RNAcentral holds the full RNA, with entries from Greengenes. Predicted 3D model of a 352-nucleotide part of an RNA (small-subunit ribosomal RNA, central domain) from an uncultured archaeon. The coordinates come from a structure-prediction model, not an experiment, and the mean pLDDT is 89. Its Rfam family is "Archaeal small subunit ribosomal RNA". For this family Rfam cites "The comparative RNA web (CRW) site: an online database of comparative sequence and structure information for ribosomal, intron, and other RNAs" (Cannone et al., BMC Bioinformatics, 2002). Its Rfam clan is "SSU clan".
Context: one part of a larger RNA
RNA sequence: UUGGGCCUAAAGCGUCCGUAGCCGGCCCGGCAAGUCCUUCUUUAAAACUCACGGCUCAACCGUGAGAACGGAAGGAUACUGUCGGGCUGGGGGGCGGUAGAGGCCGGGGGUACUUCCGGGGUAGGGGCGAAAUCCUGUAAUCCCGGAAGGACCGCCAGUGGCGAAGGCGCCCGGCUGGAACGCGCCCGACGGUGAGGGACGAAAGCUGGGGGAGCAAAGGGGAUUAGAUACCCCCGUAGUCCCAGCUGUAAACGAUGCGGGCUAGGUGUUGGAUGGACUUUGAGUUCAUCCAGUGCCGCAGGGAAGCCGUUAAGCCCGCCGCCUGGGGAGUACGGCCGCAAGGCUGAAACUU
Numbered sequence: 001u002u003g004g005g006c007c008u009a010a011a012g013c014g015u016c017c018g019u020a021g022c023c024g025g026c027c028c029g030g031c032a033a034g035u036c037c038u039u040c041u042u043u044a045a046a047a048c049u050c051a052c053g054g055c056u057c058a059a060c061c062g063u064g065a066g067a068a069c070g071g072a073a074g075g076a077u078a079c080u081g082u083c084g085g086g087c088u089g090g091g092g093g094g095c096g097g098u099a100g101a102g103g104c105c106g107g108g109g110g111u112a113c114u115u116c117c118g119g120g121g122u123a124g125g126g127g128c129g130a131a132a133u134c135c136u137g138u139a140a141u142c143c144c145g146g147a148a149g150g151a152c153c154g155c156c157a158g159u160g161g162c163g164a165a166g167g168c169g170c171c172c173g174g175c176u177g178g179a180a181c182g183c184g185c186c187c188g189a190c191g192g193u194g195a196g197g198g199a200c201g202a203a204a205g206c207u208g209g210g211g212g213a214g215c216a217a218a219g220g221g222g223a224u225u226a227g228a229u230a231c232c233c234c235c236g237u238a239g240u241c242c243c244a245g246c247u248g249u250a251a252a253c254g255a256u257g258c259g260g261g262c263u264a265g266g267u268g269u270u271g272g273a274u275g276g277a278c279u280u281u282g283a284g285u286u287c288a289u290c291c292a293g294u295g296c297c298g299c300a301g302g303g304a305a306g307c308c309g310u311u312a313a314g315c316c317c318g319c320c321g322c323c324u325g326g327g328g329a330g331u332a333c334g335g336c337c338g339c340a341a342g343g344c345u346g347a348a349a350c351u352u
Base pairs, nucleotide, nucleotide: 003324004323005322006321007306008305012320014200015199016198017197021193022192023191025087026086027085028084029083030082031081033080034079035076036075037074038073039072040071041070043068048066049065050064051063052062053061054060090190091187092186093185094183095182096181098179102176103175104174105173106172107171108170109153110152113149114148115147116146117145118144119143120142124135125134161168162167205246206245207244208243209242210241214240215239219235220234221233222232257319258318259317260316261315262314265297266296267295268294269293270292271291272290273289274288275287276286277285278284301308302307325352326351327350334345335344336343337342
């Protein structure tokens, strides 16, 4: 619960696609369902509204009229609807050059690290606040050369770029998605949102198979301490990596749903277009304007304030999701999903 809200107080679904529904640009015409008007009719009375009247007033009561619901007939056509026709500012397509860690697959490379082999070399090394556990005379640490392995990709690197979000960073190739800009050639409202539904979805976790250098939950040990199931140190297994499948969560955050319109500016930066200046002519340097993105500051306005402010949290429209004191509790029960872990949906008693 016909209300007010959702950046931080409770509240935006993690993200996108899309079904029903809801909403929908400009012009002309037809219809008249919604809508409006008139007349008739039905709706017991009371009640309600208005006028007048009766109890000294009022409450209360009386009389009259009306309102409201349904039906019928006639009329109106601005808006909505519907049908027909047309348009191009929405949307889509085409063409052109372009930027990018967007995705998938294959190939190649680099430093470091660990281990092993060979050579050199000798007593320590490692670690810490200080130590010890630990490694080392079966020759370590260190230096040189070589080999193997797995993971990762320094500098460039930038409130830089790309992606719906999660996320994406060595090089080359193949396949592939999207975007901005320019032209205004084509289609002609084809659109917006989106209950259900579907797809994607970090890390951890799970199943099967592979791999395992470093790191490292658990575990073992050394310290610290009153204790130390920790912080520090030495080890170390799952895991981290790859393939196939599952899970479906997060401070999945801009804690800000999506789309459209309107409302001062200033200053960076990325991509594109146009024009100018310079030019050692190079995909060069630089300036201005416009479009698209991404930051900072800020007027009006908003806000409890912090702050937001053309990337709105301002002013409006459409659609969806969500909130309604704290605890109990994201629990119980039931249902659906999952191999499991658990996920989604989601109470109440009681208490305050």